[in-house]
RNA sequence: GCGGGGGAAUGCUCGGUCGCGCCCUGGUGUGAAUCAGGGUGAGGAAAGUCCGGGCACCGCAGGGCAGGAUGCCAGCUAACGGCUGGUCGGCGAGUCCAGCGCCCACGCGCGCACCACGCGCGCGGGAAGGCGGCGAAGCCGAAGGACAGUGCCACAGAAACCAGACCGCCUGCCGCGUGACGCCCGUGGUGCCGGGCGCGGCAGGUCAGGGUGAAACGGUGCGGUAAGAGCGCACCAGAUUCCCGGGAGACCGGGAGUGCUGGUAAACCCCAUCCGGUGCAAGACCCGACAGUACGGCAGGGUGGCCCGCCCGUCAUGACCGUCAGGAUGGUCGCUUGAGGCGCGUGGUGACACGCGUCCCAGAGAGAUGACCGCGCAGCUGCGAAAGCGGCGGACAGAACCCGGCUUACAGUUCCCCCGCACCA
Repeated sequence: GCGGGGGAAUGCUCGGUCGCGCCCUGGUGUGAAUCAGGGUGAGGAAAGUCCGGGCACCGCAGGGCAGGAUGCCAGCUAACGGCUGGUCGGCGAGUCCAGCGCCCACGCGCGCACCACGCGCGCGGGAAGGCGGCGAAGCCGAAGGACAGUGCCACAGAAACCAGACCGCCUGCCGCGUGACGCCCGUGGUGCCGGGCGCGGCAGGUCAGGGUGAAACGGUGCGGUAAGAGCGCACCAGAUUCCCGGGAGACCGGGAGUGCUGGUAAACCCCAUCCGGUGCAAGACCCGACAGUACGGCAGGGUGGCCCGCCCGUCAUGACCGUCAGGAUGGUCGCUUGAGGCGCGUGGUGACACGCGUCCCAGAGAGAUGACCGCGCAGCUGCGAAAGCGGCGGACAGAACCCGGCUUACAGUUCCCCCGCACCA
C1' cells in the first nucleotide's frame, strides 16, 4: 500500500423568543390555585415484550404423575435460553499441486492389418476460473442419545433398510422349432480370423454394470465364482471395543482387535437438569358524597299523641343525632439509592470479584421533555477554470415499578485492534 475481519465511542453545535412536567424558596389566597426566582427533565436502543431475576399478593408438609423449558466442557452471575474461556464441526481471504479430478503428448491393451473414435492401464508434461488439499484473523452451530423401542424418507426408481430383480449376467427344467451363400459376438468401418447357435414359458441365483434419486449397504485392486458379492485378502476412508499416553473436563495423540459401514430426535421417544400462579391495573392505606341495614339515644332542633288554643311536662317517631360496616374512575404510598454510575488499586487469560474514594442522574398518571427564528457544522447537490455563490439538509426512535440479557431498527462522523499478501528500509 492492497485485501479480509473484529471492537469501541458519538448520535449536530450555539444563541434568542414563547411554552410544558416535577422539586425547592418566597408572595397572594380559607382552599383549589396562581405569580416570581432557582434547580432539574429520554435512549443506545427508552422498541419487540423473547428469556432471567428483584419486589408484591395468592397458593404451598413431603413425594409422585402430567405439562413446559434447556442440552459439548469448565467457569462467571441474584438468575438465565446470557456472558467468558476452551473442545468439536462447518464457513472463511488466501495459498498449494504430493495424492484425487482436469488438460496435452507418447506407449501398450481391447483377435489381426489400415483408418477413426471411445474405454482402460502406464509414463512424461501442464494449468490454477477445481466439484481437490491446506487454511489466518474471524464468523456461524437446538452441538445429549439413531445398537432402548416405534415411525418417516416426497417425486423418480425394480428397490428407501436388515429392502429389491426392470434391463443385464448366470443355472436348471418344460414346450415348440430345426441347419446355413444365414444369424449373433469379439468398440465402429473395410478386409480377414476366431467363437457361438433359434424362440417362448416356468423356477431360482446375483447387485458387480445400466438407468432413478438429496440419499442405493464404503472405495480401489487382486483372488474367487455358474455369474456375482467384505465371500476372502492387501491398501485407503470411517465406525466401534480394548490398551497406553496427555488433559480438571469436553476431547486429543498413538497402538491392537472386530468386515462393523444410509439419513432423520426443529418425528414420537429415552436420559439428565431446572420450573407453583398472577403481574405495579401487583399491592397497602385514607376521606367525603351516597345506597345499605344493625345497634344506641332523646341532650338540642323538627313532627305527632296526651290536648280546642298557649306554656310546661311526658310518650313516641323518623327523612334527627351518634356508632358500626361497605366504599369509588378521588387522594396518599408503592416510585425510584440501585445486583447504581464514575475513578483508582488488588486478584483473575477472561467473564467477574473485592477494597477505597467520589457522585445523585426524569419520576408523569391521559401521561411533561415542545414550537418558531437566527449564526454555524457534517453530508448531498447546481453554477463556476478557481476563489467563491446558491439550494436541499441531520438517522432510528419516544421513559411509565426496577434491574441483567437477547433480538430487531439506525443518517453521518471519529478512534483502536487483529490477520494475509506485496514492496521498501

The RNA shown here (Bacterial RNase P class A) has 425 nucleotides and comes from Deinococcus ficus. Model confidence (mean pLDDT): 75 of 100. The sequence is in RNAcentral, with records from ENA and Rfam. It is recorded under the gene name rnpB.